[in-house]
RNA sequence: CAUCGAGAGGGGUGGAGGGAUAUGGCCCUGUGAAGCCCCGGCAACCGCCGCCGGAUCGAGGUUCGCCUCGGACCGGGGGAAAGGUGCCAAGUCCAUCGGACCCGUGUGUCCGAAAGAUG
Numbered sequence: 001c002a003u004c005g006a007g008a009g010g011g012g013u014g015g016a017g018g019g020a021u022a023u024g025g026c027c028c029u030g031u032g033a034a035g036c037c038c039c040g041g042c043a044a045c046c047g048c049c050g051c052c053g054g055a056u057c058g059a060g061g062u063u064c065g066c067c068u069c070g071g072a073c074c075g076g077g078g079g080a081a082a083g084g085u086g087c088c089a090a091g092u093c094c095a096u097c098g099g100a101c102c103c104g105u106g107u108g109u110c111c112g113a114a115a116g117a118u119g
Stems, first nucleotide, its partner, number of pairs: 001119004009039005017028003023095003040088003045084002048079002051076004056071006092115001096113006102106001
């Protein structure tokens, strides 16, 4: 800096916790939690491959307006899924702070911030 209401789980091992942190709520869990291993999958951030546009450099051409080719760069849109990450209950499970909204005053809605996650 970008994204975070979408998407995607089986087996083995393990043996009581888990959902980031504190507290509360709510939920998952002996019909087997976390962790670890294997296999599978999701997604498309990086990387990869075309296309379009921009600016730039080089070479060639030119009717001196530009044109063609090539290189690395930036932006847009697309493709694939072999590689590097990530992810595969619930909105980032919910809450906190600031602001706005209303026949409706609510366990409300919306916007932003904070915290967090991933790249």
The RNA shown here (SAM riboswitch aptamer (S box leader)) has 119 nucleotides and comes from a soil metagenome. The coordinates come from a structure-prediction model, not an experiment, and the mean pLDDT is 82. RNAcentral holds the sequence, with entries from MGnify. Of the family's consensus pairs, 93% are formed in the model.